[in-house]
Molecule: transfer RNA
Organism: Candidatus Roizmanbacteria bacterium
C1' cells in the first nucleotide's frame, strides 16, 4: 500500500426491507428439610460512527473506526 470478513441485550449467536428474538446472565417468587436442577415473572439492545436510497433500513449504497484474514 492492494484485497475480503466481522461489528446487533454481560457474554454467544439468530433476524438479511415493514415498530428484534434464542440461550446465557441478574433479581424476584414456585418446587426442596437446604442447595442443585426444573417451572413462572421481570430487567437489559432502536443494531460501530456518520450520511445517502425508499412510505418505511439491523438489512441496500457510500465514507470513516475497530478486529480478523490473504497477497504485495
Nucleotide at each position: 500500500c492492494g484485497g475480503g470478513g466481522u461489528g446487533u441485550a454481560u457474554u454467544u449467536c439468530a433476524u438479511c426491507g415493514g415498530u428484534a428474538g434464542a440461550a446465557u446472565u441478574u433479581u424476584c417468587g414456585g418446587u426442596u428439610c437446604g442447595g442443585g436442577a426444573c417451572c413462572g415473572a421481570a430487567a437489559g439492545g432502536c443494531a460501530g460512527u456518520g450520511g445517502g436510497u425508499u412510505c418505511a433500513a439491523u438489512u441496500c449504497c457510500c465514507a470513516c473506526c475497530a478486529c480478523c484474514c490473504c497477497g504485495a